[in-house]
RNA sequence: CUAAUAAUUAAAGCGCCCGAACUUGAGUUGAUUAGCUUGAGUUGACGAGGAAGAGGUUUAUCGAAUUUUUCGGCGGAUGCCUCUAGGUAAAGCUAUUUGCCUAAUAAUUAACUCUUUAAACUCCAUAGGUGACUGUGGGCCCAAAGAGAGUUAAAAAUAGCUAU
Numbered sequence: 001c002u003a004a005u006a007a008u009u010a011a012a013g014c015g016c017c018c019g020a021a022c023u024u025g026a027g028u029u030g031a032u033u034a035g036c037u038u039g040a041g042u043u044g045a046c047g048a049g050g051a052a053g054a055g056g057u058u059u060a061u062c063g064a065a066u067u068u069u070u071c072g073g074c075g076g077a078u079g080c081c082u083c084u085a086g087g088u089a090a091a092g093c094u095a096u097u098u099g100c101c102u103a104a105u106a107a108u109u110a111a112c113u114c115u116u117u118a119a120a121c122u123c124c125a126u127a128g129g130u131g132a133c134u135g136u137g138g139g140c141c142c143a144a145a146g147a148g149a150g151u152u153a154a155a156a157a158u159a160g161c162u163a164u
Stems, first nucleotide, its partner, number of pairs: 014075004019071001020043010046063003052084006085102006092161005108154009123138006
């Protein structure tokens, strides 16, 4: 240094790298450039948002970026589907039926207002490396979705009962 076994720790734009691109050592062809072989390295997602449980499944939400690789691939993942558990709602009550929610202001649709610390990029400084590039510190600007609060408009099952 490599391989195997065991244990521990660590994450969700999370982890990894065999394609690709780039850097470089050696060799070789060429001779202004550059090419080929081979070894070693570098790059490979910037935050916001998202968890009842079990099983299944894979191209699982939103924008930012000087959008060229944040390409391509593998694995995973709070998404989605089914079931279960609990809760809740449908112009007053009960039941049915049909929806919705995941500890809660929770049957539908639409519009508007407010709130919800964006981060990188970029700029400056500094450290490491032959280099591609990487780390750290500081300053600065700007989102969308979703969620929460509120207002307005429309709509608002079946049966029985009650009130007007």